[in-house]
RNA sequence: AGAGUUUGAUCCUGGCUCAGAACGAACGUUAGCGGCGCGCCUAACACAUGCAAGUCGCACGAGAAAGGGCUUCGGCCCCGGUAAAGUGGCGCACGGGUGAGUAACACGUGGGUAAUCUGCCCUCGAGCGGGGGAUAACAUUCCGAAAGGAGUGCUAAUACCGCAUAAGACCACGACCUCGAAAGAGGAUGCGGUCAAAGCUGGCCUCUAUACAUAAGCUAGCACUUGAGGAUGAGCCCGCGGCGCAUCAGCUUGUUGGUGAGGUAAUGGCUCACCAAGGCUAAGACGCGUAGCUGGUCUGAGAGGAUGAUCAGCCACACUGGAACUGAGACACGGUCCAGACUCCUACGGGAGGCAGCAGUGGGGAAUCUUGCGCAAUGGGCGAAAGCCUGACGCAGCGACGCCGCGUGAGUGAUGAAGGCCUUCGGGUUGUAAAGCUCUGUGGGGAGAGACGAAUAAGUGCAGCCUAAUACGUUGCAUGAUGACGGUAUCUCCUUAGCAAGCACCGGCUAACUCUGUGCCAGCAGCCGCGGUAAUACGAGGGGGGCAAGCGUUGUUCGGAAUUAUUGGGCGUAAAGGGCGCGUAGGCGGCGCGGUAUGUCUCUUGUGAAAUCUCCAGGCUCAACUUGGAGUCUGCAAGGGAAACUGCCGUGCUUGAGUACUGGAGAGGUGAGUGGAAUUCCCGGUGUAGCGGUGAAAUGCGUAGAUAUCGGGAGGAACACCUGUGGCGAAAGCGGCUCACUGGACAGUAACUGACGCUGAUGCGCGAAAGCUAGGGGAGCAAACAGGAUUGGAUACCCUGGUAGUCCUAGCCCUAAACGAUGAACACUUGGUGUGGCGGGUACCCAAUCCCGCCGUGCCGGAGCUAACGCGUUAAGUGUUCCGCCUGGGGAGUACGGUCGCAAGGCUGAAACUCAAAGGAAUUGACGGGGGCCCGCACAAGCGGUGGAGCAUGUGGUUCAAUUCGACGCAACGCGAAGAACCUUACCUGGGCUCGAAAUGUAGUGGAAUCCGGUGGAAACAUCGGCGCCCGCAAGGGCCGCUAUAUAGGUGCUGCAUGGCUGCCGUCAGCUCGUGUCGUGAGAUGUUGGGUUAAGUCCCGCAACGAGCGCAACCCUUAUCGUUAGUUGCUAACGCGUUAUGGCGAGCACUCUAGCGAAACCGCCCCGGACAACGGGGAGGAAGGUGGGGAUGACGUCAAGUCCUCAUGGCCUUUAUGUCCAGGGCUACACACGUGCUACAAUGGUCGGUACAAACCGUCGCAAACCCGCGAGGGGGAGCUAAUCGGAAAAAGCCGACCUCAGUUCGGAUUGGAGUCUGCAACCCGACUCCAUGAAGCUGGAAUCGCUAGUAAUCGCGGAUCAGCAUGCCGCGGUGAAUACGUUCCCGGGCCUUGUACACACCGCCCGUCACAUCACGAAAGUGGGUGGUACUAGAAGUCGGUGAGCUAACCCGCAAGGGAGGCAGCCGCCCAAGGUAUUACUCAUGAUUGGGGUGAAGUCGUAACAAGGUAACC
Repeated sequence: AGAGUUUGAUCCUGGCUCAGAACGAACGUUAGCGGCGCGCCUAACACAUGCAAGUCGCACGAGAAAGGGCUUCGGCCCCGGUAAAGUGGCGCACGGGUGAGUAACACGUGGGUAAUCUGCCCUCGAGCGGGGGAUAACAUUCCGAAAGGAGUGCUAAUACCGCAUAAGACCACGACCUCGAAAGAGGAUGCGGUCAAAGCUGGCCUCUAUACAUAAGCUAGCACUUGAGGAUGAGCCCGCGGCGCAUCAGCUUGUUGGUGAGGUAAUGGCUCACCAAGGCUAAGACGCGUAGCUGGUCUGAGAGGAUGAUCAGCCACACUGGAACUGAGACACGGUCCAGACUCCUACGGGAGGCAGCAGUGGGGAAUCUUGCGCAAUGGGCGAAAGCCUGACGCAGCGACGCCGCGUGAGUGAUGAAGGCCUUCGGGUUGUAAAGCUCUGUGGGGAGAGACGAAUAAGUGCAGCCUAAUACGUUGCAUGAUGACGGUAUCUCCUUAGCAAGCACCGGCUAACUCUGUGCCAGCAGCCGCGGUAAUACGAGGGGGGCAAGCGUUGUUCGGAAUUAUUGGGCGUAAAGGGCGCGUAGGCGGCGCGGUAUGUCUCUUGUGAAAUCUCCAGGCUCAACUUGGAGUCUGCAAGGGAAACUGCCGUGCUUGAGUACUGGAGAGGUGAGUGGAAUUCCCGGUGUAGCGGUGAAAUGCGUAGAUAUCGGGAGGAACACCUGUGGCGAAAGCGGCUCACUGGACAGUAACUGACGCUGAUGCGCGAAAGCUAGGGGAGCAAACAGGAUUGGAUACCCUGGUAGUCCUAGCCCUAAACGAUGAACACUUGGUGUGGCGGGUACCCAAUCCCGCCGUGCCGGAGCUAACGCGUUAAGUGUUCCGCCUGGGGAGUACGGUCGCAAGGCUGAAACUCAAAGGAAUUGACGGGGGCCCGCACAAGCGGUGGAGCAUGUGGUUCAAUUCGACGCAACGCGAAGAACCUUACCUGGGCUCGAAAUGUAGUGGAAUCCGGUGGAAACAUCGGCGCCCGCAAGGGCCGCUAUAUAGGUGCUGCAUGGCUGCCGUCAGCUCGUGUCGUGAGAUGUUGGGUUAAGUCCCGCAACGAGCGCAACCCUUAUCGUUAGUUGCUAACGCGUUAUGGCGAGCACUCUAGCGAAACCGCCCCGGACAACGGGGAGGAAGGUGGGGAUGACGUCAAGUCCUCAUGGCCUUUAUGUCCAGGGCUACACACGUGCUACAAUGGUCGGUACAAACCGUCGCAAACCCGCGAGGGGGAGCUAAUCGGAAAAAGCCGACCUCAGUUCGGAUUGGAGUCUGCAACCCGACUCCAUGAAGCUGGAAUCGCUAGUAAUCGCGGAUCAGCAUGCCGCGGUGAAUACGUUCCCGGGCCUUGUACACACCGCCCGUCACAUCACGAAAGUGGGUGGUACUAGAAGUCGGUGAGCUAACCCGCAAGGGAGGCAGCCGCCCAAGGUAUUACUCAUGAUUGGGGUGAAGUCGUAACAAGGUAACC
């Protein structure tokens, strides 16, 4: 620090996901040790049991039992003035727990208290005199089950109560000083009033008394009273700070303030009476939800975000609610009272209780410990002290929960052992790893030694202080007991490498790869995504990378995320500018001077607790941990200072803004009037059969006279031309002409005001069309509706009609793709060119025209910006100010709520759930019922076919034991197959074989094998007999058979694992590369453009320049000629011979053969063209513009075809899916299709005669002559290994004859009979011949195929395969046409361009209803719960107030009785908790039914959108 994921690829936007760190965790799995920490996050749920707050006899009275000793048995002594209990004092308000409540002065921070209190503690001052009456305990009598209670009687105090004293304090009044604006505060003072106290213990005899030793007394300590001050703690008040929701917008009656009173320690509506009507709120009141706050903690570069366990500070709470008492302090966790719920006891009358203290239990939960030890240390309470108490605390236990440390060994060791795994079978890897050898001893085990933590205890000794005192007390020094942890840490010795490694991962992100199993199954998955037979992604093995006593997973937080953007984002098209204006609050604001000091800056001071954090040191062997010091704590407050900027105050200025005057422009607005054209309707005239409408029609109108045409009239709406990216307006919007009223802008002048400005939340106004209400109006147009068409349907598009509406008046509605998809204002920043308005200048006069300025409105472009497209002084550039808005797609602009509206509906505006994308711009393709240009037998023009018939052949289908398999649009179907009777043959049935029909190696064994014959059998085969080996001296080998083994074999599967080969686009003209250039990039350029060509062929131009594969050419053939060569070819001249024939001699002239050459190149001429390329014409030429034909097939496409040609990975099979054999099948047959043959006839058929080819084949062969047969053929065998011989007759043609339009002398199917040939064999199932038979068929519907010249058509000939079998295939020649105007259309293709939501690429993509399943949500008669408000009722305990006739010790009066003061009970009242009734609000759950929404490999209906998407789309 980034990465993955939208696309064919790219850039951007944007979400999702990952890598990091952390945790009070949990789960899975594994586990050796130690240290330090941490451990109910859930039910503030309920709790058994034990413990957690007592202590003081030096405040007081009383005072055991048991035990021990003694005894005279009465008792006494010790324990012991002890235990327990009581009065009294102090403590119990600390410590410990929890986070329910609380959005608050609760917390944090800084202040205030002149508005306060403070026990114990410290310092200073003063005092402590003298009395009184009670009461618990106790005793006794009773009540009660208990808890407990009542009466009577006795008694003490540091308990309680008067009195004295009153420094001082306080209060009232008077007056003085200081501070203060005032309120008030402080100080000093006069007079009056009020208020205290308690003793205990030790010691001593200096003074007094008894004269002993004590008492008074003195002294010391502790306690007590009263003051002042301090310290500590607390109360109250204030500024500022820290959650969500505005779908909570208004809240408030003690409310806000005042006066007075009450109350409190104290201010205050804290409470009350009266008076006033205020107070809070968009800077968020009120309401709802959530939440203890902080130091800190986690994360982060920081700013921030999240969090508030442990530790520390504060707050709140203590079963729930209420209340007070006591006290210095509480409205009190282990106190009281009441109410409620719950639990327990009960004798049913009544009682008891509160673990959110420590342990522990149940429950809840994914989940969180021992009913431990000790007060040794630290701290706390009481005490004079000893001491007691202390689940605070110190320790131990449990838990890998976290952090930190250590170990599981170290060194050496290569036959790189064995085993495992992989393998190309060579080897590789595990791997120095192991073994082996040499060492070490942490942890573990055994034995032994053994801590630090402990000191300022009491006491004792010495010294000082106090004192009358060597007592006492106290201070210092010395001495001096005490350890839960724990026989622990630690140390020493012994022991043996011995006892101690796992977990997740290995497709990319992300470090790490192979085998096997599985076969869209099982499964994985954080995202993308893996799995459908070769899975590095599933499971397992081997191996590897990672971390390690842990490792993974899950959850949560921050980070990455600049993905809420202060630091640090955006809004033309990705999400995002409000439809437009006016304007309130607010924010921001021109130039100068003076002042001030709010912000700002600086210095100082206080505070910012400790811990934490950082740094530096120290202590545990290190570390974690811990101690000390420093820094930090970014903040707040106070004081001093500065004055540039900001704010404020004052005073000026004119440039911003405005006013005034002059001037013209304009569909700016409102109202009234008015005009012509056109449509329609009405009346009349002329006139006659149609009109109208469409792609074509029909509905419709018309003989009752339409349409057309002329004249007249009515009525409504809209204003042609002018008209212009012209004008005006804020936008919506505004268009005949005239008038009236009226808004704004602009130019010019520079007189006036003097910052008066900009923006603008809420608000107010305007706001197209449609729509609504009421009343008018209604010509045309026209939703709905009707009819006619179209169509598979057509609730549409088209046509004929047609109502709301469109128009006016008044009032609503308030939305639009209300768009420049671009908020307003100001300033700055190169230019060019139009246009509207105004002004100035120039031209001799004249400016719409030329130049300049200002304002507006367009286009093109520079810098710059932008993801790109593009914007570009009218910014989307550079800046400032203010407002609005955005934060993934869908759900959804939906639901609920609120608000506006008559309604329709508008504004505001979610969530659940779901997806990993949704998007923008640009690129390359592909596609379009887009465009342009151009080709092709593509159409057209022609000729001949197919489709109809019969047959042949192939295919589908069907059938079958099998009808083997493959090929399926073009590009499968006379295709693989250049030839299925057996074989072929792969299929079926049956019979056999199992190292196998064929191949190789090794070992063993036997010899032959082959051939001939016999038997069985359908054959394969089995078996019998016979003939019968070679090399070598030998061993042995060759050859053959048998046995065993390693292996063979497979036309079995996968052409979607492959090679090779092939088809198609297409012989189409294309496909690319290097360098350069352009672009962020995909890519582009080149290859586009202008011409031209068959051609990316060539020329020109050009940021391209070159090159490659293709094209062309080179190759073959054919057409002409030359030359060479003449046998088997040829024969002109000469000769011989024949009826005749190159038959012969001879010749190579000619033809021909086959080698080598020549020839054609737009070369020549003319014209066109750009002086080009090239095209047109002409000459010459055998051939003319690539002469004809062939071979040759670019990059690629179709997962095209082929595993059955061959090769080959993997899988399957091995007495069978191999192999041998016989027979059958591939030849079936209701039917459908393709390709052909033959025909339907006279351009023909039949018969007779007669002429002319090319190419090819032949010894396993072609076969002549001759003979036989009607013929197929048979016999025969010359010749020929072929320019020699043979196949071989070419046929159409030509000549002649017959047939005369007929299912025929056409046609030949089918069938019967008889034959021939091949072959082992023609039954299934060959070809041919002869005789007889003589079917369909009379030119073929829709549709469809081939062909552009030696072509089509037609005629025959040959060859491959092959024993035989050809209408097929491959070749050959003969005869030999017609037509092409042309490129509109169909099909295919090329180039350019355009659109695209396609990229599996239009056979694409994709929308909605319906049906099914499922999920969440809304509505709903209601139902159930929770919370709150209001009203009424109720009224426990308790404070306060009143009363108090009952009761009443202390004080007062009184001799007493008694009275008084004061108090208590009781009663009354105010307040008030729970409860009750009624009503309302909010919220949660549920609800028959219902609504839409999401999701779901292969459902239904259509085709809406994307191309002009077939009616442009959209709002």

Small-subunit ribosomal RNA from an uncultured bacterium, 1515 nucleotides, folded computationally.
RNAcentral holds the sequence, with entries from ENA and SILVA.